[in-house]
RNA sequence: CGCCGAGUCCCCGCUGUCCGCAGCCGGGGAUCGGGGGACCCACAUGCGGCCAUCACGGCCGCCGGGGCGAAUCAGCCGCGUCGUGCGGCCGUAGCGCGGUCCUUCCCGCGCGAGCCCGUCAGCUCACCUCGUAGGCGCAGGAAU
Numbered sequence: 001c002g003c004c005g006a007g008u009c010c011c012c013g014c015u016g017u018c019c020g021c022a023g024c025c026g027g028g029g030a031u032c033g034g035g036g037g038a039c040c041c042a043c044a045u046g047c048g049g050c051c052a053u054c055a056c057g058g059c060c061g062c063c064g065g066g067g068c069g070a071a072u073c074a075g076c077c078g079c080g081u082c083g084u085g086c087g088g089c090c091g092u093a094g095c096g097c098g099g100u101c102c103u104u105c106c107c108g109c110g111c112g113a114g115c116c117c118g119u120c121a122g123c124u125c126a127c128c129u130c131g132u133a134g135g136c137g138c139a140g141g142a143a144u
Stems, first nucleotide, its partner, number of pairs: 001137004008030005013024004032131005041122001046062006064120001065117004073091001075089005094111005103143004
């Protein structure tokens, strides 16, 4: 200087100071981002076992359900399972970059994870609440 990302800025206090400033698991605010949360509207699950019935049904157990994020879904292979699942390969919804400020096209290169809540939350005015990190980089062409 630039990239992913909401992740930037200001003030006060304390400590240090080469008096330019610097530091802080200190405090406050702004900004940006997220979650919860009415009316109205929307929604009303599945599998296994046992009992009972013409049918309806009851009990127990299991798979639950949800959030941030682009990060979903399918096929194949291997390992297990009543069921749910785990790992690998190859694709894919979707996402990002190419430093020329914006836009378009072409081309190229990548990502397609992870974490959290804890049986619970649809939307949602008022209202309540949380975060404001972390991790990287030497770099195409054309037109407007």

c-di-AMP riboswitch aptamer (ydaO/yuaA leader) from Bifidobacterium breve, 144 nucleotides, folded computationally. Its Rfam family is "c-di-AMP riboswitch aptamer (ydaO/yuaA leader)". Rfam links the family to the GO terms regulation of gene expression and cyclic-di-AMP binding.